[in-house]
RNA sequence: GCUCCCAUAGUUUAGUGGAUAAAACAUAGGUUUCCGGAACCUACGACCGAGGUUCAAGUCCUCGUGGGAGCA
Repeated sequence: GCUCCCAUAGUUUAGUGGAUAAAACAUAGGUUUCCGGAACCUACGACCGAGGUUCAAGUCCUCGUGGGAGCA
């Protein structure tokens, strides 16, 4: 330098172009307990950035950024 893949919550992952973006773990609060743990309930919390297509984009397209793999 070229090609390909990936980017969603603090972490690990779901999410056929259409309902308020889902779950587990973690965190906080509560119930329980003599206290803690475990269990149960509740809450908090996210689409890498900028454009484009579309009635509608996390999803499709382009460029960029970051990470990974291969070739040279």
Background:
The RNA shown here (transfer RNA) has 72 nucleotides and comes from a Candidatus Microgenomatia bacterium. The sequence is in RNAcentral, with records from ENA.